Glycine riboswitch aptamer from Parvibacter caecicola, 89 nucleotides, folded computationally. NCBI's taxonomy places the organism under Bacteria, Bacillati, Coriobacteriia, Coriobacteriaceae, Parvibacter. The RNAcentral record of the sequence draws on Rfam.

């Protein structure tokens, strides 16, 4: 004097009809907190260049954005949190 995998506990949001106990199937509508998609500040390269300059190219973060995926009784699932792991490098 770090961690992670995995334990446990919490944990949000959002719909109705029709069919079916439900799931499903069809219509239309929502939700953002599995993943996943884009971005800023700044950094590099590149070009002209004395400053500085460029509707060039890259990397670049999120609870932000998209809603693709996933969700919208429960029940699983759920970022993120609190404790363990945890003393060692």
């Nucleotide at each position: 004097g770090a961690a992670a995998a995995c334990u446990c506990u919490g944990g949000a949001g959002a719909a109705c009809u029709c069919u079916u106990a439900a799931a499903u199937g069809a219509g239309u509508g929502c939700c953002g907190a599995a993943g996943g998609u884009g971005c800023a500040a700044g950094g590099g390269c590149c070009c002209c260049g004395c400053a500085g300059g460029g509707u060039g190219c890259c990397c670049g973060a999120a609870u932000c954005u998209c809603u693709c995926a996933g969700g919208c009784a429960a029940a699983a699932g759920g970022a993120c949190a609190g404790a363990g792991g945890a003393g060692c490098a």